[in-house]
Context: one part of a larger RNA
Molecule: large-subunit ribosomal RNA, domain VI
Organism: Candidatus Moraniibacteriota bacterium
RNA sequence: CGUGUGUGCUUGAGGGAAGUCUUUCCUAGUACGAGAGGACCGGAAAGAAUAAACCUCUGGUGUAUCGGCUGUCCCGCCAGGGGCACUGUCGAGUAGCUAAGUUUAGAGUGGAUAACCGCUGAAAGCAUAUAAGCGGGAAGCCCUACCCGAGAUAAGGCACUUAUGUCCUCAAAGAUGAUGAGGUUGAUAGGCUUCAGAUGAAAGUACUGUGAAGUAUUGAGUCGAGAAGUACUAAUACAUUUA
Numbered sequence: 001c002g003u004g005u006g007u008g009c010u011u012g013a014g015g016g017a018a019g020u021c022u023u024u025c026c027u028a029g030u031a032c033g034a035g036a037g038g039a040c041c042g043g044a045a046a047g048a049a050u051a052a053a054c055c056u057c058u059g060g061u062g063u064a065u066c067g068g069c070u071g072u073c074c075c076g077c078c079a080g081g082g083g084c085a086c087u088g089u090c091g092a093g094u095a096g097c098u099a100a101g102u103u104u105a106g107a108g109u110g111g112a113u114a115a116c117c118g119c120u121g122a123a124a125g126c127a128u129a130u131a132a133g134c135g136g137g138a139a140g141c142c143c144u145a146c147c148c149g150a151g152a153u154a155a156g157g158c159a160c161u162u163a164u165g166u167c168c169u170c171a172a173a174g175a176u177g178a179u180g181a182g183g184u185u186g187a188u189a190g191g192c193u194u195c196a197g198a199u200g201a202a203a204g205u206a207c208u209g210u211g212a213a214g215u216a217u218u219g220a221g222u223c224g225a226g227a228a229g230u231a232c233u234a235a236u237a238c239a240u241u242u243a
Base pairs, nucleotide, nucleotide: 001151006160007159008158009157010156014148015147016146020048021047022046023045024044025043026042032037050105051104052103053102054101058099059098060097061096065092066091067090068089069088070085071084072083073082074081075080108144110142111141116136117135118134119133167183168182169181170180171179188234189233190232191230192229193228194227195226197223198222199221204217205216206215207214208213
């Protein structure tokens, strides 16, 4: 830009991805074979690699989370803290992201065939799977199953319908557009409360000890992203009725 008022649901022309393999058990130590050995067919299970989705579990990361520790400067000093030192360093770690983690998948049924194997059968009184005709037959081909899909310009169909954008609060989205959740008839973000989870027992005070310290208050205090609730803050107000 086209098709198109908008929204939702669809049909499927066409396209894409996938397609894998191994081992064990039963049938059965059966058929076969002197023995050694050892099946077809059929059934069941486990696994490898690969792919997709996800974060409940196991882990990784987690530079504005919590705690321990050192040096130095500062908050007048003590105590308690802050800055800097690779995030100062060490021990843990929420959300998110993630694999080595979890779940799922390659299932099933047909059709036409390749090599090959056949039936009937003449030319050619025989023979011959072929010349007419009819079958079997593969991880391969087509369909089925999964994903995209009406720019399929032949631009399809159905239902409802006449709003959307700027602006503002935002994130399951994101370079910007876009997408998605909302804009007071409101839980969209922040704050607050409660909870989950992390860290691991705050400060102050009291007691014990000559003291370094310990104990109690105390599973305390603190906490980025998590969940629920709550209009406290910000999504205001005003004008216009216009495709």